[in-house]
RNA sequence: AGAGUUUGAUCCUGGCUCAGAGAAUGAACGCUGGCGGCGUGCCUAACACAUUCAAGUCGAACGCGAACGUCUCUUCGGAGGCUAGUAGAGUGGCGAACGGGUGAGUAACACGUGGAUAACCUGCCUAGGUGUGGGGGAUAACUUUUGGAAACGGAAGCUAAUACCGCAUACGCUCGAGGAUCGCAUGAUCCUCGCGGAAAGACCGCCUCUUCUUGAAAGCGGUUGCAUUUAGAGGGAUCCGCGGCUGAUUAGCUAGUUGGUGGGGUAAUGGCCUACCAAGGCAACGAUCAGUAGCCGGCCUGAGAGGGCGAUCGGCCACACUGGAACUGAGACACGGUCCAGACUCCUACGGGAGGCAGCAGUGAGGAAUUUUGCGCAAUGGGCGAAAGCCUGACGCAGCAACGCCGCGUGAAGGAAUGAAGGUUCUUCGGAUUUAAACUCCUGUCAGAUGGAACGAAAAAGUCUGCUUAAUAAGCGGAGUCUAUGACGGUACCAUCAGAGGAAGCCGCGGCUAACUCCGUGCCAGCAGCCGCGGUAAUACGGAGGGGGCAAGCGUUGUUCGGAAUUAUUGGGCGUAAAGGGCGCGUAGGCGGCACUGUAAGUCGGUUGUGAAAUCCCUUGGCUUAACCAAGGAACUUCCUCUCAUACUGCCAGGCUAGAGAGUGGGAGAGGAAAGUGGAAUAUCCGGUGUAGCGGUGAAAUGCGUAGAGAUCGGAUGGAACACCAGUGGCGAAGGCGACUUUCUGGACCACAACUGACGCUGAGGCGCGAAAGCGUGGGGAGCAAACAGGAUUAGAUACCCUGGUAGUCCACGCCCUAAACGAUGAAUACUUUGUGCAGCGGGUAUCGACCCCUGCUGUGCAGGAGCUAACGCAUUAAGUAUUCCGCCUGGGGAGUACGGUCGCAAGGCUGAAACUCAAAGGAAUUGACGGGGGCCCGCACAAGCGGUGGAGCAUGUGGUUUAAUUCGACGCAACGCGCAGAACCUUACCUGGGCUUGAACUGUAUACGACGUACGCAGAGAUGUUUACUUCCCUUCGGGGACGUGUAUAGAGGUGCUGCAUGGCUGUCGUCAGCUCGUGUCGUGAGAUGUUGGGUUAAGUCCCGCAACGAGCGCAACCCUCGCCCCUAGUUGCCAGCGAUUCGGUCGGGAACUCUAGGGGGACUGCCGGUGAUAAGCCGGAGGAAGGUGGGGAUGACGUCAAGUCCUCAUGGCCUUUAUGCCCAGGGCUACACACGUGCUACAAUGGCCGGUACAAAGGGCUGCGAUCCCGCGAGGGUAAGCCAAUCCCAUAAAACCGGUCUCAGUUCGGAUUGUAGUCGGCAACUCGACUACAUGAAGGUGGAAUCGCUAGUAAUCGCAGAUCAGCAUGCCGCGGUGAAUACGUUCCCGGGCCUUGUACACACCG
Repeated sequence: AGAGUUUGAUCCUGGCUCAGAGAAUGAACGCUGGCGGCGUGCCUAACACAUUCAAGUCGAACGCGAACGUCUCUUCGGAGGCUAGUAGAGUGGCGAACGGGUGAGUAACACGUGGAUAACCUGCCUAGGUGUGGGGGAUAACUUUUGGAAACGGAAGCUAAUACCGCAUACGCUCGAGGAUCGCAUGAUCCUCGCGGAAAGACCGCCUCUUCUUGAAAGCGGUUGCAUUUAGAGGGAUCCGCGGCUGAUUAGCUAGUUGGUGGGGUAAUGGCCUACCAAGGCAACGAUCAGUAGCCGGCCUGAGAGGGCGAUCGGCCACACUGGAACUGAGACACGGUCCAGACUCCUACGGGAGGCAGCAGUGAGGAAUUUUGCGCAAUGGGCGAAAGCCUGACGCAGCAACGCCGCGUGAAGGAAUGAAGGUUCUUCGGAUUUAAACUCCUGUCAGAUGGAACGAAAAAGUCUGCUUAAUAAGCGGAGUCUAUGACGGUACCAUCAGAGGAAGCCGCGGCUAACUCCGUGCCAGCAGCCGCGGUAAUACGGAGGGGGCAAGCGUUGUUCGGAAUUAUUGGGCGUAAAGGGCGCGUAGGCGGCACUGUAAGUCGGUUGUGAAAUCCCUUGGCUUAACCAAGGAACUUCCUCUCAUACUGCCAGGCUAGAGAGUGGGAGAGGAAAGUGGAAUAUCCGGUGUAGCGGUGAAAUGCGUAGAGAUCGGAUGGAACACCAGUGGCGAAGGCGACUUUCUGGACCACAACUGACGCUGAGGCGCGAAAGCGUGGGGAGCAAACAGGAUUAGAUACCCUGGUAGUCCACGCCCUAAACGAUGAAUACUUUGUGCAGCGGGUAUCGACCCCUGCUGUGCAGGAGCUAACGCAUUAAGUAUUCCGCCUGGGGAGUACGGUCGCAAGGCUGAAACUCAAAGGAAUUGACGGGGGCCCGCACAAGCGGUGGAGCAUGUGGUUUAAUUCGACGCAACGCGCAGAACCUUACCUGGGCUUGAACUGUAUACGACGUACGCAGAGAUGUUUACUUCCCUUCGGGGACGUGUAUAGAGGUGCUGCAUGGCUGUCGUCAGCUCGUGUCGUGAGAUGUUGGGUUAAGUCCCGCAACGAGCGCAACCCUCGCCCCUAGUUGCCAGCGAUUCGGUCGGGAACUCUAGGGGGACUGCCGGUGAUAAGCCGGAGGAAGGUGGGGAUGACGUCAAGUCCUCAUGGCCUUUAUGCCCAGGGCUACACACGUGCUACAAUGGCCGGUACAAAGGGCUGCGAUCCCGCGAGGGUAAGCCAAUCCCAUAAAACCGGUCUCAGUUCGGAUUGUAGUCGGCAACUCGACUACAUGAAGGUGGAAUCGCUAGUAAUCGCAGAUCAGCAUGCCGCGGUGAAUACGUUCCCGGGCCUUGUACACACCG
């Protein structure tokens, strides 16, 4: 002190969650656990309790009174002494009302705090006064007897007292009367008189006097009691002010209730009780009722204010099995007393009895959970006693428990250094774990052993002595010594010994939050406080290594406070996030103008008392330190007493006029209510004219109409609403109000300033008003119109559209009481820069007058400044600055629901939750994307055209099916003549079968051999196996070494196996679309914006202009290649104008002009002219030019998108495989075939087919090659062989075209599928499965449904040629040239795209 989480990102609101060292806990659970000190320990069942103990004591109040044992005697039965006036019980006194436990009850004078008692009591204790005389009758114990199982009694008899009862006396006491003084109403104190009321003795000492006389008794002295009384101290009782829980979905409660009088009762006031009388008392400042709860000092937390709690310690209260009651007593309505009732437990002879752990231990039960049936009265304290002493589970100690706090330890230093070895783990192979260990040296706490050894103990008692006294009693004080006393405990502490030896875990490591890798797993197992991880590369699961935190503990869970300003007094909000009541009137309450006098309640200062102790804080001190403990101080924010002050607030009294009201004079208005009147329109009815339709819709139909509609003219009836005026114009509190007239009536405004004198503001409850719909009763009903009916639309259409139509809409009266009742903005007052409209009233200037102009008040709008706001926006009509009062909010959903109450005829309204569930729900703004939103623009996008596809046959690819296998990939555009520029074997990855296992290819190491290989055989489908023959090189120190090859071993190799969703690279696509960004500056809290938008223009973010922008980058364009024109250079293999030759072929000589070739230049730039435009950019037209506005074509593909495609081109992480998923071989398959689709070829013919003849290309290729010529073959081709490594030779005749002929509309002289036969070619080999040739055969097909494709000029269409691949195989692909069109009005529509703008609840982005 903050952080995470809503979004693509942002700011805000708001909830949820976390913690950093959060703090805390009577805790519990998990793992772990060395020591000590000090504390703490049934929070649950106020549940039930076995057993022991926890309250007794006094012989110095009283009577009685043993026994065991021992001694003596004995008649052997016993008796006596001592034990012993002991033990013991009883009478009596005091105590038992304290101490100890618990928190059930209690919302109360129970508690806290401060007062009061003039309304009281008080044993023991302290101080003082007085007295203590003289009598009497009983009774327990005991004895006898008796009942009962027992507990416990009954009867008779004996006896004592400090037990009990009279009598006497009593100033102080009580009561009554009178007086004095004083006070605070009742009264207090003192004085006088009268009446009444007491007692108990015991113990010690002494003998002068009296009696008996050893010595005692009376007596004397002392002590201690007793009685009475006064006062004190301490304790208790009662009353009062103030203070501290929740609920109004508890609003009224109360008959002894409130008061009075008389009486009773109490220690004492009092309805505390009773009789009578009166009718009061309490309550919105919360009575009553319900729920919860012991209260406080304090404890925890917090900066504080607060919030939570009320264990241990301390004060008070209450309770003692449950309920009730009294007795005794100074004190109780009594924890270990009594009585009654009840429940439970136990005993019983069944008749009757006993008991009460919320005392200390302990048991059961409950529970997540809480200890020993310990020691001791040594200390402190208490009861009794004169005392010794006895009693004391209070207390002091010990035991158990890491339950908490505090302290200590588990070692310290060095240590090879090029950082040992081994292990583990990761690995980029360097390293990390790790100075850690070993090793050297040191220390010695704790634990262990041995020895010593406390403080707590001093009183009392006893001795001596001082004071006092008559006193050597007693009492008080002092002294030192002699004496005794310790549960803890042989403990703390001290010393010695030995020796690093016996002593470390827990949690976490995705972010918050410090700390990272590997393996396993594969949305499984699991984790998780929130967000969220896990679907094959998980820093989030599990394990491991490493590193982080804390440490005898560490985590988890529960709870509290904090953070949370998230209930906001300190310290929040309400236009849109949750939140202003629909509006007014007004009660209580709250708040309130100017000046003054008084008062002193609030307020302020001083003072008195109190605020217990402990705790907290400060300063010291004691335990080795600390925790802990002690002393002193401070503090305890409150309350009380007395007193001072009087500014402010209040109160009393009298004033003032600026607030408020009233008065006079004006004008404005759909303000309200009632009565009456009016015209237009709709509808209906009557009558006339008139004829076939009307009506309605996107289009129709239902409907109306020949019985005369609709249309039109005239008349009548009836109801409702009031066109134009009409306006961000007016009025009203809001809802709302609109023809005209009259009557009644409310409010606001302006001017004037003679009146009242704070009369004001707000307003919980309350009362009233309150659109529409709805309800009740009675009217009314033209139009409109829920429901309903029909017709359409549609997949459906309970809708939108149409035809009808009832409630209702209208009126009167009465209810309902809700709306996005909104300005989503409560009312009032004051203050705070401006500009400009509108409405009402007024003033000034000016004028004859009215305008214009200036100005005041009121209302109503717009724009905008400061300020405010999360932003949007608001902005003198505030959402600004302030004050007062009211209402309301506290995450989303559940839910404005349920229940209860209340209102209503009903419908329903008002009030108004919880369980459960989510981590968001929201507001404003931003960037995109999207829209059957808008604007602008482009594209063979449409349109206009030309030719196709879709129908047929075939080719080819794909799906599907089939198969041993039909290898794999590609799937909208952007897969499908795609990878494949060419599957008979090979290719080949697939299948079947046969084989190999360091392997077919590659590298290193070790080792052995010597060639490698060639040739002939044999087996086999082949791979392969096997026989024979022949057969190395270089260097050398002659030992050997090296190269190469083979075998063996090893590390490894290999994989077209998986993952394109782990990747690189490459590619497709939007798209050759015009876009995509950056720096600085500026604006904005920010995401972002600006620039890049705007006006023009362009093919273009192309250019110009403007502009808080100025520049820049990637794209566009240009630069590059090619084609088109010209020039220069160069002429062989190319060319041939002119000259010559010629075999007539540029063939030869020659030429260098032309074509061409291939190098270099020129040319085109809106350069020129006109128009237009803004004088710009540009556009339009023209000239010139081979070419004109980018001249045609190509190459070139921005930021990015599609987890697009490819692990089977290549590369590569990870995983998998290793006698197999690798490798070799043979055969098969990839060529299958009911079918479906894509892309093509050939056609269906006459713009054609066939036959014959005749022309004109470009661009390529060629040595395992192209192959001329000649010969053979109908032909494919074969034979022969020249030339050519190519501007030279060859492939190589281009074809359509043109000329001539034929065919004549037919399944044909169209079409060529299919099939048969015979061949050719290359190839080891054409069966599965090649191409071609010849002859024969001659299928479908007569221009193709819905739908759909390409193309804007040398383009479409059409025609052929070449090339790559390739032994062979082309309708595919890639190039080349020949012939060569039609059309484009235009941008409404379809598709795609660009820019601006708008809406959005979309952002995986509308396939949302």